A computed fold for a 467-nucleotide part of an RNA from an uncultured bacterium, annotated as small-subunit ribosomal RNA, 3' major domain.

[in-house]
Context: one part of a larger RNA
RNA sequence: UGACGGGGGCCCGCACAAGCGGAGGAACAUGUGGUUUAAUUCGAUGCUACGCGAGGAACCUUACCCGGGCUUGAAAGUUAUCGACUGGGGCUGAAAGGCCCCAUCCCUUCGGGGCGAGAAACUAGGUGCUGCAUGGUUGUCGUCAGCUCGUGCCGUGAGGUGUCGGCUUAAGUGCCAUAACGAGCGCAACCCUGUUCUCCAGUUGCCAUCAUCAGGUUGGGGACUCUGGAGACACUGCCAUCGCAAGAUGAGAGGAAGGAUGGGAUGACGUCAAAUCAGCACGGCCCUUACGUCCGGGGCGACACACGUGUUACAAUGGGGAGGACAGAGAGCAGCGAAAGGGCGACCUCAAGCGAACCUCAAAAACCUUCUCCCAGUUCGGAUUGCAGGCUGCAACCCGCCUGCAUGAAGUCGGAAUCGCUAGUAAUCGCAGGUCAGCAUACUGCGGUGAAUACGUUCCCGGGCCU
Numbered sequence: 001u002g003a004c005g006g007g008g009g010c011c012c013g014c015a016c017a018a019g020c021g022g023a024g025g026a027a028c029a030u031g032u033g034g035u036u037u038a039a040u041u042c043g044a045u046g047c048u049a050c051g052c053g054a055g056g057a058a059c060c061u062u063a064c065c066c067g068g069g070c071u072u073g074a075a076a077g078u079u080a081u082c083g084a085c086u087g088g089g090g091c092u093g094a095a096a097g098g099c100c101c102c103a104u105c106c107c108u109u110c111g112g113g114g115c116g117a118g119a120a121a122c123u124a125g126g127u128g129c130u131g132c133a134u135g136g137u138u139g140u141c142g143u144c145a146g147c148u149c150g151u152g153c154c155g156u157g158a159g160g161u162g163u164c165g166g167c168u169u170a171a172g173u174g175c176c177a178u179a180a181c182g183a184g185c186g187c188a189a190c191c192c193u194g195u196u197c198u199c200c201a202g203u204u205g206c207c208a209u210c211a212u213c214a215g216g217u218u219g220g221g222g223a224c225u226c227u228g229g230a231g232a233c234a235c236u237g238c239c240a241u242c243g244c245a246a247g248a249u250g251a252g253a254g255g256a257a258g259g260a261u262g263g264g265a266u267g268a269c270g271u272c273a274a275a276u277c278a279g280c281a282c283g284g285c286c287c288u289u290a291c292g293u294c295c296g297g298g299g300c301g302a303c304a305c306a307c308g309u310g311u312u313a314c315a316a317u318g319g320g321g322a323g324g325a326c327a328g329a330g331a332g333c334a335g336c337g338a339a340a341g342g343g344c345g346a347c348c349u350c351a352a353g354c355g356a357a358c359c360u361c362a363a364a365a366a367c368c369u370u371c372u373c374c375c376a377g378u379u380c381g382g383a384u385u386g387c388a389g390g391c392u393g394c395a396a397c398c399c400g401c402c403u404g405c406a407u408g409a410a411g412u413c414g415g416a417a418u419c420g421c422u423a424g425u426a427a428u429c430g431c432a433g434g435u436c437a438g439c440a441u442a443c444u445g446c447g448g449u450g451a452a453u454a455c456g457u458u459c460c461c462g463g464g465c466c467u
Stems, first nucleotide, its partner, number of pairs: 007467007015457002019421004026312008034303002042053002064298007076123004081117003086103007105114003125287002128285003134281002136276003139272001141270001146185006152161003165176003191264004196232007206221002210219002235258001238252001239250004314414001318373007330361003335354002340349003380411001385406007427449007
């Protein structure tokens, strides 16, 4: 000077408390450990690994295993030689590959060039090791309020001061005080988005008035909704109380919004030799007829078990049948695919429209009305299994998804212990997208319905300042 203390003071945070809903018990999905295996590729491991890299393992991917091949090599460059490129066919083989047959050039200044094959050589190649040699990127403390500098002053010096003290703030935010005076990186603001209004612009959007009417369908209209561009608005500005001030308080006024208006982006100096050599790059080391490379098959999907994250439930605030209503945000041409017809259905046939405010995906679901079930392992729950089908794809045995019929397991609210959340939040309900041939209970978004509680800071956890 720091760090630490079961030292002290002050102050924060879903940290506790007050509440609501979970997980821990069940079945299944998924990740991990372990075990197994020819291989079950590798990495990630308290918080900060474990639906993580992977935003999608049937082949490919793929790095692993077995087997069959190649050795200047799968790709690129330079040089001598030969030949157009290429197309078709045969044999062998699991394929890769190997062997063979037929057809087949252009430009030219005649030096050669274009493109390909093959030989030799120099380069290759390595998801092999080291993240404790590194770059870059990332997690975390933490969106916590801190971390520093110049000059001056103090101290022999390390260093201190400033940055402390009082008040205040979400904030080292500000005010006052002051051997300090200023400044920088952070805070805040500037950026995007939601909420209100005005102006401008009306097509593919909208429809109040006027016609036409089955229908914003058409004429028409720019009012409204909406779209998307520009502005406005909020500043404790006004009032009252407290205060030197900064500021605080108020079911105050006005206002769509009130004291940072909601959300996002934004992450200081640094910490963890934190993570990544398997995204990429790169030093060193190692392999070079193999630790490189191509192909077929298998594996990454195993299963006594243990853990994490989820989905579905255990039911009547519910299950089932019938009828009815209301979104937002997206995506679409090797695509979305209407209508019609067929099928119980998954789906199939035919095919309109749409590169989309135009057409399509598209049915929103919870919700409402009504009928039924009557508390039971059930008309709850749907695992598992059998049979029959559909779709994608060269190919669904290992190892895909979906449909129909049948089957109908565990489960009656979960021990110790534990997690999330303070408002359009939790809870609950569906929809879309990326990945993608196919495959979503995951992830990323979107809207619908819509709570309870916070006395308080003694205690648990983490953090800040002073001592």
Its mean pLDDT, the model's own confidence on a scale to 100, is 84. Rfam family: Bacterial small subunit ribosomal RNA.